[in-house]
RNA sequence: GCUGGAAUAGCUCAGUCGGUAGAGCGACGCACUCGUAAUGCGUAGGUCGAGAGUUCAAGUCUCUUUUCCAGCU
Numbered sequence: 001g002c003u004g005g006a007a008u009a010g011c012u013c014a015g016u017c018g019g020u021a022g023a024g025c026g027a028c029g030c031a032c033u034c035g036u037a038a039u040g041c042g043u044a045g046g047u048c049g050a051g052a053g054u055u056c057a058a059g060u061c062u063c064u065u066u067u068c069c070a071g072c073u
Base pairs, nucleotide, nucleotide: 001072002071003070004069005068006067007066010025011024012023013022019056027043028042029041030040031039049065050064051063052062053061
């Protein structure tokens, strides 16, 4: 230098054919308990790496770009 993959909640990851973004764990609150843990119920937490474009509508499609991983030269 070229090619491919990854980037989404605090962490690990889903997200179908483009139609208002979810789970598990964690945090917090309540219930239960003599108390803690466990368990049950609930709450908060995201401008989907960044910037543009297409579209009525983009996590998803197109272009540019940043970081990381692998391969080729």

This is a predicted structure of a 73-nucleotide RNA (transfer RNA) from a Clostridia bacterium. Its Rfam family is "tRNA". It is annotated as a transfer RNA. The organism belongs to Clostridia, within Bacteria. The sequence was found in a public genome assembly.